[in-house]
RNA sequence: GGCACGGUAGCUUAAUUGGUGGAGCAGGAACUUCAUACGUUUCAGGUUAAAGGUUCGAAUCCUUUCCGUGCUA
Numbered sequence: 001g002g003c004a005c006g007g008u009a010g011c012u013u014a015a016u017u018g019g020u021g022g023a024g025c026a027g028g029a030a031c032u033u034c035a036u037a038c039g040u041u042u043c044a045g046g047u048u049a050a051a052g053g054u055u056c057g058a059a060u061c062c063u064u065u066c067c068g069u070g071c072u073a
Stems, first nucleotide, its partner, number of pairs: 001072007010025004019056001027043005049065005
C1' cells in the first nucleotide's frame, strides 16, 4: 500500500435484515439492618466514531474520513 471485520451508556453487549435505542455489571436513592454487607424496589446515564448523501423516516443503506484488529504484498 491492498483486502476483510469492527466502533452503540463508565464497562460488556442487544436492537428480528429502515419505523419511539434495551439489558447486565458499575453509580445514586428508598426499604431492610444497631451498623455494614447481602437482598428487594426505583432513578439517572446514549447527538449510535465524524461529516455528507438517499428516504416521510437511518445505529441500520451509499460515499469519504478517523481509530482498532486480522490477513496479505
Molecule: transfer RNA
Organism: Tyzzerella sp.